[in-house]
RNA sequence: UUGACUGACUCGGGAGAGACCGCUUUUUAUGCGGCGCCGACGGGGCAUGCAAAAACUCUCAGGCAAAAGGGCCGGGUCAUGACG
Numbered sequence: 001u002u003g004a005c006u007g008a009c010u011c012g013g014g015a016g017a018g019a020c021c022g023c024u025u026u027u028u029a030u031g032c033g034g035c036g037c038c039g040a041c042g043g044g045g046c047a048u049g050c051a052a053a054a055a056c057u058c059u060c061a062g063g064c065a066a067a068a069g070g071g072c073c074g075g076g077u078c079a080u081g082a083c084g
Base pairs, nucleotide, nucleotide: 006079007078008077009076010075011074012073013072018035020034021033022032023031036064037063038062042060043058044057045056
């Protein structure tokens, strides 16, 4: 027990950065080549002898119209249970 912390599911909100150039393609997307950027999924790195981070850092992946995704925030349901 009208439920602490935590986890899962679900709903809502959710930033940043070229609808860049060339070729292919009916346009876009995709494929190939090139230059420029973003960081808030994920991943890596960083302290003093050891261990341990980030909204710091690297951009490997990812992303740069819309769509999708999206750290994080809020609501609900379920699990757990005195830790409240």
Molecule: Glycine riboswitch aptamer